[in-house]
Notes:
A computed fold for a 1488-nucleotide RNA from a moss metagenome, annotated as small-subunit ribosomal RNA. Its mean pLDDT, the model's own confidence on a scale to 100, is 86. RNAcentral holds the sequence, with entries from SILVA. It matches the Rfam family "Bacterial small subunit ribosomal RNA". Rfam links the family to the GO terms ribosome and structural constituent of ribosome.
RNA sequence: AGAGUUUGAUCCUGGCUCAGGACGAACGCUGGCGGCGUGCUUAACACAUGCAAGUCGAACGAGGUGCUUGCACCUAGUGGCGAACGGGUGAGUAACACGUGAGCAACCUGCCCCUGGCUCUGGGAUAGCCUCCGGAAACGGGGAUUAAUACCGGACAUUCACUUUCCUCCGCAUGGUGGUCAGUGGAAAGUUUUUCGGCCAGGGAGGGGCUCGCGGCCUAUCAGCUUGUUGGGGGGGUAACGGCCCACCAAGGCGACGACGGGUAGCCGGCCUGAGAGGGCGACCGGCCACACUGGGACUGAGACACGGCCCAGACUCCUACGGGAGGCAGCAGUGGGGAAUAUUGCGCAAUGGGGGAAACCCUGACGCAGCGACGCCGCGUGCGGGAUGAAGGCCUUCGGGUUGUAAACCGCUUUCACCAGGGACGAAGCGAGAGUGACGGUACCUGGGGAAGAAGCGCCGGCUAACUACGUGCCAGCAGCCGCGGUAAUACGUAGGGCGCAAGCGUUGUCCGGAAUUAUUGGGCGUAAAGAGCUCGUAGGCGGCUUGUCACGUCUGCUGUGAAAUCCCGGGGCUCAACCCCGGGCGUGCAGUGGAUACGGGCUGGCUAGAGGCAGGCAGGGGAGAACGGAAUUCCCGGUGUAGCGGUGAAAUGCGCAGAUAUCGGGAGGAACACCGGUGGCGAAGGCGGUUCUCUGGGCCUGUUCUGACGCUGAGGAGCGAAAGCGUGGGGAGCAAACAGGAUUAGAUACCCUGGUAGUCCACGCCGUAAACGUUGGGCGCUAGGUGUGGGUCCCUUCCACGGGGUCUGUGCCGCAGCUAACGCAUUAAGCGCCCCGCCUGGGGAGUACGGCCGCAAGGCUAAAACUCAAAGGAAUUGACGGGGGCCCGCACAAGCGGCGGAGCAUGUUGCUUAAUUCGACGCAACGCGAAGAACCUUACCAAGGUUUGACAUGGACCGAAAACUCAUGGAGACAUGGGGUCCUUCGGGGCGGUUCACAGGUGGUGCAUGGCUGUCGUCAGCUCGUGUCGUGAGAUGUUGGGUUAAGUCCCGCAACGAGCGCAACCCUCGUCCAAUGUUGCCAGCGGGUUAUGCCGGGAACUCAUGGGAGACUGCCGGGGUCAACUCGGAGGAAGGUGGGGAUGACGUCAAGUCAUCAUGCCCCUUAUGUCUUGGGCUGCAAACAUGCUACAAUGGCCGGUACAAAGGGCUGCGAACUCGCGAGGGUAAGCGAAUCCCAUAAAGCCGGUCUCAGUUCGGAUCGGGGUCUGCAACUCGGCCCCGUGAAGCUGGAGUCGCUAGUAAUCGCGGAUCAGCAACGCCGCGGUGAAUACGUUCCCGGGCCUUGUACACACCGCCCGUCACGUCACGAAAGUUGGCAACACCCGAAGCCGGCGGCCUAACCCGUAAGGGAGGGAGCUGUCGAAGGUGGGGUCGGCGAUUGGGACGAAGUCGUAACAAGGUAGCCGUACCGGAAGGUGCGGCUG
Repeated sequence: AGAGUUUGAUCCUGGCUCAGGACGAACGCUGGCGGCGUGCUUAACACAUGCAAGUCGAACGAGGUGCUUGCACCUAGUGGCGAACGGGUGAGUAACACGUGAGCAACCUGCCCCUGGCUCUGGGAUAGCCUCCGGAAACGGGGAUUAAUACCGGACAUUCACUUUCCUCCGCAUGGUGGUCAGUGGAAAGUUUUUCGGCCAGGGAGGGGCUCGCGGCCUAUCAGCUUGUUGGGGGGGUAACGGCCCACCAAGGCGACGACGGGUAGCCGGCCUGAGAGGGCGACCGGCCACACUGGGACUGAGACACGGCCCAGACUCCUACGGGAGGCAGCAGUGGGGAAUAUUGCGCAAUGGGGGAAACCCUGACGCAGCGACGCCGCGUGCGGGAUGAAGGCCUUCGGGUUGUAAACCGCUUUCACCAGGGACGAAGCGAGAGUGACGGUACCUGGGGAAGAAGCGCCGGCUAACUACGUGCCAGCAGCCGCGGUAAUACGUAGGGCGCAAGCGUUGUCCGGAAUUAUUGGGCGUAAAGAGCUCGUAGGCGGCUUGUCACGUCUGCUGUGAAAUCCCGGGGCUCAACCCCGGGCGUGCAGUGGAUACGGGCUGGCUAGAGGCAGGCAGGGGAGAACGGAAUUCCCGGUGUAGCGGUGAAAUGCGCAGAUAUCGGGAGGAACACCGGUGGCGAAGGCGGUUCUCUGGGCCUGUUCUGACGCUGAGGAGCGAAAGCGUGGGGAGCAAACAGGAUUAGAUACCCUGGUAGUCCACGCCGUAAACGUUGGGCGCUAGGUGUGGGUCCCUUCCACGGGGUCUGUGCCGCAGCUAACGCAUUAAGCGCCCCGCCUGGGGAGUACGGCCGCAAGGCUAAAACUCAAAGGAAUUGACGGGGGCCCGCACAAGCGGCGGAGCAUGUUGCUUAAUUCGACGCAACGCGAAGAACCUUACCAAGGUUUGACAUGGACCGAAAACUCAUGGAGACAUGGGGUCCUUCGGGGCGGUUCACAGGUGGUGCAUGGCUGUCGUCAGCUCGUGUCGUGAGAUGUUGGGUUAAGUCCCGCAACGAGCGCAACCCUCGUCCAAUGUUGCCAGCGGGUUAUGCCGGGAACUCAUGGGAGACUGCCGGGGUCAACUCGGAGGAAGGUGGGGAUGACGUCAAGUCAUCAUGCCCCUUAUGUCUUGGGCUGCAAACAUGCUACAAUGGCCGGUACAAAGGGCUGCGAACUCGCGAGGGUAAGCGAAUCCCAUAAAGCCGGUCUCAGUUCGGAUCGGGGUCUGCAACUCGGCCCCGUGAAGCUGGAGUCGCUAGUAAUCGCGGAUCAGCAACGCCGCGGUGAAUACGUUCCCGGGCCUUGUACACACCGCCCGUCACGUCACGAAAGUUGGCAACACCCGAAGCCGGCGGCCUAACCCGUAAGGGAGGGAGCUGUCGAAGGUGGGGUCGGCGAUUGGGACGAAGUCGUAACAAGGUAGCCGUACCGGAAGGUGCGGCUG
């Protein structure tokens, strides 16, 4: 510090995810030792049991124990101090609760310390004890008696308190300090050996109370809140100020700088993270606060409204004799419960600290220790060195080996930790006369002993991210943080081997920060990615020109106080190190005080004119409002002319018209809109504004520079304006036109098209308040190259004027530099460089939706979420592909033409069906007369049955054996089995053969989606690429585009390109002309011979032909065109002319195209069978469908007779002449020929003649019957051919569809491969006869190049929208129902404080001899307040809810086709209506 993930690829935007650190954790697997920490985050849920606060006999009486009868000790009670500390918890609390800094002249303070003084004198009770009584208990009552440091009276006293007089000094105010006159009031306690106490007053220390400034959560879908409320003077109350409380008076107080309400939360030092700023947290330790079962209340006290006190109410638990009582672990342990989860009912007061005591001492679950838990941090160990036959085993393997791996074994060494044994602390100071006193603990530590001995796991290994193989599995099982793996070769699942990482731990989950500049102060954005409010005015606020003086608020600086300790950082020190602990320093960015500075910002003040405004004079304009006027056109009405149609469309129909339309002329009515001018022209803030005139009115620009003197900019809320549609009331209504109706179109057509047509469109007034309200670009100011149009003003030059030229200000366009931008693009009208203010954005969907609120008559608008879900959604640009986009150009692509197919019969192939099997493959073009160039057996892979198991076939090893072949016999359908005959070569090793056995053979079994090879196809199309350079952030582009030209990326020219490669062309074969050579088996002109005839013979070498060779054609020549080009058109010559015809030749690639059944081959599968052999059957089955052919339907023909002319092939288990037999297929016999010699072999159409005469025929030949023939072991299933008989369908073939551009189509026959034969009408070749047509490129199909759009990229057979149906999930509404919270009104009113009464009770004090009375107090009663409770109507927040609404997701469901290409009606926005649905239509708007 970054990385993965949107795409075919790219750049950007943007979200999601990962790597890091942390934790009071939990879970999984695993676990040796120690140190230091740490441990109910949930139910502030309920608690059994024990302990956690007592102590003092030196305050007091009394009782008791021991006895050495005077001591010691114990104790209930009275009394004193403490129990308000310490310990726990975080419920409540958004608050002066906390933090920080101040203040109290408005306060209190027990114990402790210091100072001064005092401690005199009386009195009456009471608990206890005793006795009586009540009660189950808790406990209570009466009587008698008693003490005190308990209680009470009196005295003395000022420095005390209060009231009052005066003086002094001080303070910001109230006021305060000190002094002074007078009056009133108030103390005490004793016990003891010293000592310790008690009282008054003052001071201190420490603690507390109160007040204020500032600071720190979310929510505005909480916007208004408040009646003790705000203030006043008076009173009460308190330690103390105060509306704290009360009566009265006034009507205030708070709030967008967020009151009030709701939600959440103890606050801080700090902790975690981060570079920091920041974000999150508030466990442990420390400070503060709050609470103690829930709520209320006071008492005591220095201190409490009191965790282990009291009273009341409530809930709960327990005891009970039912009358009544007891209780409060959020103290330490512990229990139940909750929960993913959190420990011992331990030891000790030895230390530290606390309470009491004079002290000893007692108490202390504070504390010190120990126990449990890898919960965390830190440290240590599980050994170290040597050791290669690189052992065995495991795993992999290309079978060679590799790896585990120096790892082990083995040899040598060491002993930390653990274990055993011995020794053994510090912590102890203090107290005490001394003795003595350690929970931890026989612990730490030291020494000795034995022995490598007792001690390693977890996660991961597709990328991110470090680490790879095998097997298993087969979209299953599973994995997964994101992207994504798994459908038979998985480095991604599971296992194993190996590896990587960390290590007594390792992973997972959760949470926080980081990465995330992804809320952006540091440090982001808003033209198109999310984002500028529709526009303007303007309030608060924010910001603000030049200059003088002043203040010192901000700002800067010095000093002072504070910022607790701990933490953190630095230095040092102590535990063997570290963690941990100790000491010192720093930090603590803050707050307050004080001294100083005054540039800048700010306040106050004076001035200025450049901003802004005013004034004067001009100018342009569809700026706005009202009124009036005008012509053209549509429609309607009336009249004239006139007749059969008009209208409308792609074509039609509905509609109108003989009752006279349309057309045309004249007249009239009415409404709406204003042609031409008209223009990236004008005006306006935007919406918007267009005939003409008048009235009223807003703004702008220019010139002058006379005035004001910063008056400015922006603008949260707010107000006004605001297209169209829509709403209300009343008018108006010509045209147009949602809805609606009809007609068409269509599979349908709730649309597009047509005919009608109502709201509406228009006017007035009032609403609505939204648009693609867009420049998708907020407003203002300044700055930063230019060029060129155009509107308005003004100045200068020129000029008679109009023009023209130049400058300047202000609008509005285009092009373009720097710069900016992801790119596109913007570019003085910025999207550049800066400043100020406002608005807005933070992934997509859900959703601009729900709920709530506000507005509206309604429609609806404004504000505006969440659950859930996805790993993207997007922007710009690139390359392709595609388009019912465009341009250019090809092709039998269409057109033109000829002949077919589709109908019939048959053949062949295929589907389907059937079957024991009908083997398998091929499936649009590019499967279907295809693999098959030959299925009766064989082939043959299929089926049935019968055999066989080292095998039908190959190689090797071992052993044995004689042979094997061959032949015969028997059984059998055969394979085969059994038996007999028969015996090889040799260099003597053996070879060959058979049997047994082991390795192995074999498989047309699977996978063509694991492959090689081969092939098809686009396509013989003209394309496909590379190097270097250049351009671009990049994908990529350029070159290869452009202008011409070509069959061609063929060539030429141009050009940031220059070259090159694979393709094209040429080189090769063949046909066409000529030449030379050669001349048999071919040829025969001339010469000769011969025949009925024939190159038959001699001979010839001319010709044809054959064979090899050569020439020829190159746009070379002429002319026109063309860029002096390429090239093209025409012509000449030529056998051939512009690639002469044909063939071979197939670029980069596409289709996971085809083939595992040609062959080869990985992997998988079978192994007495999925191998192999045999017989028979099947591949030929037949309702039907398709494909390719053949033969026909006839007269351009059929039949009969005669007659002419080929080429190319094949032939020895072959072709087979001639002769002969047969009607024929064919048979018999047999010459020739391994073939330019012989044979197949008559070519046929044609030509000549005859016949048939339009008929299902003398057409056509299917089908069936009979008889033959050939091949073959064998023609039943299932061959070919021949003869006789039979004579079917068919009379030119619907929609549709195929081939062909010249020696072509059409037509005619001939040959060959395969092959015993043949289902061949197929295929591959050969020649004969031999056309028609092409205007042309609009259209169909395919293709090439350029361009354009794109939401496509498995690429239009693409993508994709909505309803409906089914399933799952979350949410809204809902009659209602059920809870929580806070408040209000009223009722009731406990305890208690305060007030009143106090007839009853009453020791001290007063009067009185006494009786008695008084003062004071109390019980009791009562009033205000008052918790809980009750009643009531509301508020608010939830739960559930029949049903209902939309939403999201789900595998291949249904209906359509809305959008993306002009998406087939351009799309989209707002609005209105309509429709199963996407949607359609109207009106206005936008171009994306």